[in-house]
RNA sequence: CUCUUAUAAAGAGAGGCGGAGGGACUGGCCCUAUGAAGCCUCGGCAACCUAUCUCCUAUUAGAUAUGGUGCCAAAUCCAGCGGGAGAAUUUCCGGAAGAUAAGAG
Numbered sequence: 001c002u003c004u005u006a007u008a009a010a011g012a013g014a015g016g017c018g019g020a021g022g023g024a025c026u027g028g029c030c031c032u033a034u035g036a037a038g039c040c041u042c043g044g045c046a047a048c049c050u051a052u053c054u055c056c057u058a059u060u061a062g063a064u065a066u067g068g069u070g071c072c073a074a075a076u077c078c079a080g081c082g083g084g085a086g087a088a089u090u091u092c093c094g095g096a097a098g099a100u101a102a103g104a105g
Stems, first nucleotide, its partner, number of pairs: 001105007013042005021031003025080004043072003048068002051064004076097001081094005
């Protein structure tokens, strides 16, 4: 990098360095000198993998968090493609794309 499978309206931030961007992309809309990105420290959330325990014939299920990741503005911030409802603002369903995990090449 590619492929497969799973998940998403829940949850969780302080300090230091830094000094203008950030929210994948496009459009919108937001965040940001009351300090963006990035890096560091400490803390937290979650429970995908792992571990331990409980339950079970087994699978399933549940609990814990010390290990491997991930995450800690806003629904994956919203939409993007297709379809349904509506007079309309709009709304519902599915998909694509992106993200993360696990596995494979």